[in-house]
Context: one part of a larger RNA
RNA sequence: UUGGGUUUAAAGGGUGCGUAGGCUGUCCGGUAAGUCAGCGGUGAAAUUUAGGGGCUCAACCUCUACCGUGCCGUUGAUACUGUCGGGCUAGAAUGCGGAUGCCGUGGGAGGAAUGUGUGGUGUAGCGGUGAAAUGCAUAGAUAUCACACAGAACACCGAUUGCGAAGGCAUCUCACGAAUCCGCUAUUGACGCUGAGGCUCGAAAGUGCGGGUAUCAAACAGGAUUAGAUACCCUGGUAGUCCGCACAGUAAACGAUGAAUGCUGGUUCUUGGCGAUAUACAGUCAGGAACUGAGGGAAACCAUUAAGCAUUCCACCUGGGGAGUACGCCGGCAACGGUGAAACUC
Numbered sequence: 001u002u003g004g005g006u007u008u009a010a011a012g013g014g015u016g017c018g019u020a021g022g023c024u025g026u027c028c029g030g031u032a033a034g035u036c037a038g039c040g041g042u043g044a045a046a047u048u049u050a051g052g053g054g055c056u057c058a059a060c061c062u063c064u065a066c067c068g069u070g071c072c073g074u075u076g077a078u079a080c081u082g083u084c085g086g087g088c089u090a091g092a093a094u095g096c097g098g099a100u101g102c103c104g105u106g107g108g109a110g111g112a113a114u115g116u117g118u119g120g121u122g123u124a125g126c127g128g129u130g131a132a133a134u135g136c137a138u139a140g141a142u143a144u145c146a147c148a149c150a151g152a153a154c155a156c157c158g159a160u161u162g163c164g165a166a167g168g169c170a171u172c173u174c175a176c177g178a179a180u181c182c183g184c185u186a187u188u189g190a191c192g193c194u195g196a197g198g199c200u201c202g203a204a205a206g207u208g209c210g211g212g213u214a215u216c217a218a219a220c221a222g223g224a225u226u227a228g229a230u231a232c233c234c235u236g237g238u239a240g241u242c243c244g245c246a247c248a249g250u251a252a253a254c255g256a257u258g259a260a261u262g263c264u265g266g267u268u269c270u271u272g273g274c275g276a277u278a279u280a281c282a283g284u285c286a287g288g289a290a291c292u293g294a295g296g297g298a299a300a301c302c303a304u305u306a307a308g309c310a311u312u313c314c315a316c317c318u319g320g321g322g323a324g325u326a327c328g329c330c331g332g333c334a335a336c337g338g339u340g341a342a343a344c345u346c
Stems, first nucleotide, its partner, number of pairs: 004317003007300002012314001014201001016199002021194003025088007033081002035077008049065006091191001092188003095184006103177007110154001114150008125136002162169002206247006216240001220236004258313006265292010295302002319346003328339004
């Protein structure tokens, strides 16, 4: 490489958009490049193979015939692929009418809790733990009441709920933006699928500059525990946690399951539509769950949301360690990220 694979054994890119490329619905006609067939040419000799001949035989030599992936030309065939022209509506998109949601961005508003400040009441403890101590407190703490301020997060509702490409998204309200679904079948008429490079977005932690800092809290300090205790427990506490702008670009970024299309049994529940006069009942389309078949699987299990049966395109794997390391290159302010070996060893 071929083959075989990628939920859990090695292996699906974190996610989308999209360039090249690959693949591409249905009908008719033209063409004949691919494809197929006939014929012609070429396909050196030696060698090989078959038959004959010559050295006494053989090896060896020699003659004739066969063979020869392929290439070129020519004449045809036209199912499929290509290409050109014309049509169609089942894919795709648009339109019209409804619906939905914790979808995004930016304003405004709210209450509980926490902390702090000021004032009142009040007096000796509070706090914390397995038990304590550090700590706070007669300069009046803890507790309690009133007022004020600050920052961050939004209890109940809440769900096997919903939305989003993924990351993710939850107090209320307004504005703007986007999306999806259903119904109609009005419009276009294959406009599609995938997607190497490329570009976008991308939790937490982290970085730069400027703000903010209530809580919590790496580092750090003290108190305990202990043989020790650079920990677990306690009292404090700085980065950070929050906001703006810029960077970074990784996660068990998980459904450990790439995207798209078609096909293949049932049962139960549920979200949003349609339909119905509708609380019931059943249907249908698009989602979300549970169970069980056929089938698959090493099994666990998957099972119309497939890991079943098929097709297209991309990504990735090829024994363990060395190693996601070294070197080089690219990116980054840095931290580090991307790409990514070998010797050696079992």
Small-subunit ribosomal RNA, central domain from an uncultured bacterium, 346 nucleotides, folded computationally.
The prediction has a mean pLDDT of 87.
Its Rfam family is "Bacterial small subunit ribosomal RNA".
RNAcentral holds the full RNA, with entries from Greengenes.